The part of an RNA shown here (small-subunit ribosomal RNA, central domain) has 347 nucleotides and comes from an uncultured bacterium. Rfam family: Bacterial small subunit ribosomal RNA. The coordinates come from a structure-prediction model, not an experiment, and the mean pLDDT is 85.
[in-house]
Context: one part of a larger RNA
């Protein structure tokens, strides 16, 4: 490489837009690039086949036929692909009419609870633990009431097998502002699709540079326990961080361990958001989200119209275990690291 594969054995890129390329609905025309089909040269010299013949046979040597793909030209055909023109509406898209949501940004108010800060009450413990202790406390703590400050998150309502985002995420309340997506309709365009190596955007926590904030929590740090020892687990303190704002980091079991798109194949039962029919609140129907299950499929497990089923188109990836996501090189990053990635040796 051809084959074979990528839910749990190696293998789906973290996720989206998109360039290149690949692939790509229908129907009319042309022309004939591929494509097919014939012709003719050349292959076509020997070899090699398949008849004969010569050396006593062979081997070896001579004669004659036959003959493949390829390639030049030429003549014919047009179903299929391309290619030019023109046309359709079934795929996209667009306009109207509804209609959903924790979708995103910015601001701007809520109460609760926790800390600290004043006052007041009140007197001797308070907190913690398996049991202590550390630590707070008569300079009056904990409790209890009032007042006041800050920062951080939004119990219940309303949570749910629900919702919305591409994914990462996304939950208090208003509002401004941006974007999706459903459904009805069939108004317009008329193939404008699909995927998508490079590309750019986006990416959870942690980290990281600047200036802010810091209330709780809490890596590290310190003390008290426990132990043979405790650099832990448990208690008491507590810094970075967490929070903002700008700019980097680009990694995750970033999981459904499942790329993305179109078709096709029983049903059944919940739900969400529409739609339509109807005396029915029942059907029927579009778009999600689950559970069971049929045919099929899998090594089994389990998947089953949300497919791992039946098939096409695009991209990514895998080829026995360590050596390793390791070394070197390159790019990227302020670092920390990140992409990219071996051999040797060994089994």
């Nucleotide at each position: 490489u051809u084959g074979g594969g990528c839910g749990u054995a190696a293998a789906g890129g973290g996720u989206g837009c998109g360039u290149a390329g690949a692939u790509g609905g229908u129907u009319u025309u042309a022309a004939a690039a591929g494509u097919u089909a014939c012709u003719a040269g050349u292959a076509g010299a020997a070899a090699a086949c398949u008849a004969a013949g010569g050396c006593c046979c062979a081997a070896c040597c001579u004669u004659a036929g036959g003959a493949a793909a390829g390639c030049u030209a030429g003549u014919a055909a047009u179903a299929c692909u391309a290619u030019a023109a023109g046309g359709c509406u079934a795929g996209a898209g667009u306009g109207c009419a509804g209609g959903a949501g924790a979708a995103g940004u910015u601001a701007a108010c809520g109460g609760a609870a926790u800390u600290c800060c004043u006052u007041g009450u009140g007197g001797a413990g308070c907190g913690g633990u398996g049991a202590a202790a550390u630590g707070c406390u008569u300079a009056g703590a904990u409790a209890u009431a009032a007042g006041g400050a800050a920062g951080a998150a939004c119990a219940u309502c309303a949570a749910a097998u629900g919702g919305c985002g591409a994914a990462g995420g996304c939950a208090g309340u208003u509002a401004a502002c941006u974007a999706u997506u459903c459904u009805g309709u069939u108004u317009c365009u008329g193939a404008c699709a699909u995927u998508g190596a490079g590309g750019c955007a986006c990416g959870a926590a942690a980290g990281c540079g600047u200036g802010g904030g810091g209330a709780g929590c809490a890596a590290a740090a310190c003390g008290g326990a426990u132990u043979a020892g405790a650099u832990a687990c448990c208690c008491g303190u507590g810094u970075a961080g967490u929070c903002c704002a700008c700019g980097c980091c680009c990694u995750a079991a970033a999981c459904g361990a499942u790329g993305a798109g179109u078709a096709u194949u029983a049903g059944a039962u919940g739900u969400u958001g529409g739609a339509a029919u109807u005396u029915g609140u029942a059907u029927u129907u579009c778009a999600g989200u689950g559970u069971c299950g049929u045919a099929g499929c899998u090594a089994a497990c389990g998947c089953g119209u949300u497919a791992a089923a039946u098939a096409c188109u695009c991209c990514g990836c895998c080829u026995g275990g360590g050596u390793a996501g390791u070394a070197c090189g390159c790019u990227c990053g302020c670092a920390a690291g990140a992409g990219u990635g071996a051999a040797a040796c060994u089994c």